This is a predicted structure of a 328-nucleotide part of an RNA (large-subunit ribosomal RNA, domain IV) from a Hyphomicrobiales bacterium. The RNAcentral record of the full RNA draws on ENA.

Context: one part of a larger RNA
RNA sequence: CUAUGUUGAAGGAACUCGGCAAAUUGCUCCCGUAAGUUCGCGAGAAGGGAGCCCAAUACUUAGGCAACUAGGUAUUGGGGGCACAGAAAUGGGGGUUGCGACUGUUUAUCAAAAACACAGGGCUCUGCGAAGUUGCAAAACGACGUAUAGGGUCUGACGCCUGCCCGGUGCUGGAAGGUUAAAAGGAGAGGUGCAAGCCUUGAAUUGAAGCCCCAGUAAACGGCGGCCGUAACUAUAACGGUCCUAAGGUAGCGAAAUUCCUUGUCGGGUAAGUUCCGACCUGCACGAAUGGCGUAACGACUUCCCCGCUGUCUCCAACAUAGACUCA
Numbered sequence: 001c002u003a004u005g006u007u008g009a010a011g012g013a014a015c016u017c018g019g020c021a022a023a024u025u026g027c028u029c030c031c032g033u034a035a036g037u038u039c040g041c042g043a044g045a046a047g048g049g050a051g052c053c054c055a056a057u058a059c060u061u062a063g064g065c066a067a068c069u070a071g072g073u074a075u076u077g078g079g080g081g082c083a084c085a086g087a088a089a090u091g092g093g094g095g096u097u098g099c100g101a102c103u104g105u106u107u108a109u110c111a112a113a114a115a116c117a118c119a120g121g122g123c124u125c126u127g128c129g130a131a132g133u134u135g136c137a138a139a140a141c142g143a144c145g146u147a148u149a150g151g152g153u154c155u156g157a158c159g160c161c162u163g164c165c166c167g168g169u170g171c172u173g174g175a176a177g178g179u180u181a182a183a184a185g186g187a188g189a190g191g192u193g194c195a196a197g198c199c200u201u202g203a204a205u206u207g208a209a210g211c212c213c214c215a216g217u218a219a220a221c222g223g224c225g226g227c228c229g230u231a232a233c234u235a236u237a238a239c240g241g242u243c244c245u246a247a248g249g250u251a252g253c254g255a256a257a258u259u260c261c262u263u264g265u266c267g268g269g270u271a272a273g274u275u276c277c278g279a280c281c282u283g284c285a286c287g288a289a290u291g292g293c294g295u296a297a298c299g300a301c302u303u304c305c306c307c308g309c310u311g312u313c314u315c316c317a318a319c320a321u322a323g324a325c326u327c328a
Stems, first nucleotide, its partner, number of pairs: 001323008010314002014312001019309001027051005036041001038157001052079012080084001092307004098301001099299002104116002120155007132141003158294004163224003168221002170217005177212003183206002188201005225243005252286001253283001264280005
């Protein structure tokens, strides 16, 4: 000096990206326990007190005919120690935000999460030799199931809800029409031959699906405007005009896991706050099952704050063990 431990004056997070690490707490009984809430919970909330040994009294459990034996509870009195859950094992707590409802699952060997799953919800396909999947096939799974079933896909408990657009793409439907392959057809034309013929070419016409076309469909893929003017202070614009569109973003939320400008502005918290919480709305570039907004409980998730606690720090020191190092 390093590693692992133990202890530490005064202070107590001043450390640091961040209380990382360590410390605190810890058991049983008694008292006591808030907001919120889906009435289950929250809750071991929080916060207090007691605990060892001896004796007496009262009650009591099991066994026993009984004497009694082995315990238990309560009250009272006394005793000792620095220390009585005397070791070991053994929750720090509270407030608050975001995300995900929850218990679960995951990158064996740098990621455990807000990712995946989930119950619940929707759409869609499938009538059974089902759809779908594997296989060249036979065949098998689906399923010894039968639409309260099975497949695909999206969303993700619960509560309140889920607006407008079918122009594009997709899907579904459509006895007409257009286009159209092989095929059918054969007007004609050409080669050759004396000819019969043989060979080549070939217009009209007929001709499926698809596409065009006509509709429907957004919890299908997706999309959801601009400019100008206007109120008796100013400002703003309920109102009007105009252009474009398939339709111009509704409810709710909003500097947000989304806000560039930005450390936006105001309020709270601090002596001082690029973080945090509450508002505002000027949303660069939220927005409704690519779900929107809330939400009790839950979380080795995440933000900020407080109490307790501490060698994290001010500022390091000593000790123990093992190395390193020096000498032998």

Model confidence (mean pLDDT): 88 of 100.